This is a predicted complex of two RNAs, RNase P RNA and transfer RNA, with 473 nucleotides together. The coordinates come from a structure-prediction model, not an experiment, and the mean pLDDT is 78. It holds a member of the Rfam family "Bacterial RNase P class A". The family's RNA type in Rfam is ribozyme.

[in-house]
RNA sequence: CGAGCUGGCCGGGCGACCGCGGCGCACCCCUGGCGGGUGCGUCGAGGAAGGUCCGGGCUCCGCAGGGCAAGGUGGUGGGCAACACCCACCCGGGGUGACCCGCGGGACAGUGCCACAGAGAACAGACCGCCCCUCCCCGGAGGGGCAAGGGUGAAACGGUGGUGUAAGAGACCACCAGCGCUCCGGGUGACCGGAGCGGCUCGGUAAACCCCACCUGGAGCAAGAUCGAGAAGCCGGGCCUCCGGGCCCGGUGCGCACACGUUCGAGGGCGGCCCGCCCGAGUGUGCGGGUGGAUCGCACGAGGCGGCCGGCAACGGUCGUCCAAGAUGGAUGGUCGCCAACCGGCCGGUCGCGAGGCCGGCCGGCGAACAGAACCCGGCCUAUGAGCCAGCUCGUCCG
RNA sequence: GGGGCGGUAGCUCAGUCGGUCAGAGCAGAGGACUCAUAAUCCUUGGGUCGUGGGUUCGAGCCCCACCCGCCCCA
Numbered sequence: 001c002g003a004g005c006u007g008g009c010c011g012g013g014c015g016a017c018c019g020c021g022g023c024g025c026a027c028c029c030c031u032g033g034c035g036g037g038u039g040c041g042u043c044g045a046g047g048a049a050g051g052u053c054c055g056g057g058c059u060c061c062g063c064a065g066g067g068c069a070a071g072g073u074g075g076u077g078g079g080c081a082a083c084a085c086c087c088a089c090c091c092g093g094g095g096u097g098a099c100c101c102g103c104g105g106g107a108c109a110g111u112g113c114c115a116c117a118g119a120g121a122a123c124a125g126a127c128c129g130c131c132c133c134u135c136c137c138c139g140g141a142g143g144g145g146c147a148a149g150g151g152u153g154a155a156a157c158g159g160u161g162g163u164g165u166a167a168g169a170g171a172c173c174a175c176c177a178g179c180g181c182u183c184c185g186g187g188u189g190a191c192c193g194g195a196g197c198g199g200c201u202c203g204g205u206a207a208a209c210c211c212c213a214c215c216u217g218g219a220g221c222a223a224g225a226u227c228g229a230g231a232a233g234c235c236g237g238g239c240c241u242c243c244g245g246g247c248c249c250g251g252u253g254c255g256c257a258c259a260c261g262u263u264c265g266a267g268g269g270c271g272g273c274c275c276g277c278c279c280g281a282g283u284g285u286g287c288g289g290g291u292g293g294a295u296c297g298c299a300c301g302a303g304g305c306g307g308c309c310g311g312c313a314a315c316g317g318u319c320g321u322c323c324a325a326g327a328u329g330g331a332u333g334g335u336c337g338c339c340a341a342c343c344g345g346c347c348g349g350u351c352g353c354g355a356g357g358c359c360g361g362c363c364g365g366c367g368a369a370c371a372g373a374a375c376c377c378g379g380c381c382u383a384u385g386a387g388c389c390a391g392c393u394c395g396u397c398c399g
Numbered sequence: 400g401g402g403g404c405g406g407u408a409g410c411u412c413a414g415u416c417g418g419u420c421a422g423a424g425c426a427g428a429g430g431a432c433u434c435a436u437a438a439u440c441c442u443u444g445g446g447u448c449g450u451g452g453g454u455u456c457g458a459g460c461c462c463c464a465c466c467c468g469c470c471c472c473a
Stems, first nucleotide, its partner, number of pairs: 001395009010385001012339007020044010030033001046370001050381002053379005058220004065275004070216005075089005090104001091102004105211002110209002112205003127150002129146008158176006177201001179198008224296004233252008254288007267279004303322008342365010400472007409425004418456001427443005449465005
């Protein structure tokens, strides 16, 4: 210098003008209200606010029990409020390497599947081939043995060498690989290292069914709470009257039809189903009518930032400090100028033996993207820009 | 907020338990018939199976993530 790997940072700043939402103060206006307007002050999106893939807080409902199903998680240890997240390690795989990836329990519990090709595809098999015997028309036929070699395939029932044999074969032997059992050593553990023995060797697939271990109440801020308004009819009171009725105030409070029900019990709750238990007088469907407002929840929280301590780390402890949007057709924006930062070109200086580095000036470009809170928080994933910083690896060149 | 379904040729769709299977109809192109057109008959081209990754010997199918579209409930 080039090509990479890993971790982290930023998501612009200043000024002018115009504009928007919340809160506070002052003034003005009216129909006098949680009203409207004006001015001033102050606060006003994000690293993902996003997708809604997980986990929790919070709120309401539920919280006798049993069985069967359902869903999720899946190496080990730790962290965390919790997790499918994070950290460290183990094992397997990839890369020359820095490093990266893994839905990573079980295939001697059982079942299923393994196309095509091939002789044979799962306690296998014999096409070519090798060997022996018999026959004859002398290179073929028949019978038998074998599985070393060839061939097929993603996969063919250990590998190399030897003994052995008619030819061969774990048939036997040595070494190696793998599996199982026992023992020793290290580690909290996954696991690693070593020794001995065994039968000689057992295919893959569970992101197929399944088995094992562990975990799992339901719903969601339209949760939920308070206040207010309205609705047929009925009751009470008052007023008016042409005696038919009408109006006002207050209270209660949607109406009609059908079906099933009130101990022969509908319906509801116990996450799904069954048993069982509990509550139980209304429930369901259709049609019609009314309301569809306000406030709280709701911005102090597993909170942010900084220091110190413990820990390899995730993280934890402690001290100090800060308070930072709250809309409800949904605000946080627009225009202009300057600057930072970056890129390219030219010039100058400086360092170095050199490859080359560093600094400064001028000109030009760029000065951006993704996107936008809606109860809150921790993660994951995805989208994204001119960029910047640190550590490490490989290669090339120079000395 | 909660739940479900789909994406395969230009269009509408099929694809069984993962296997040689990438198809059907319409549309397109060429030819035949006709004076000519339509209809009919024959032949034929055309596919990132939404995208990326994984499991597997092998993926349209199984798994994961993402993109797009549609539907239902409150």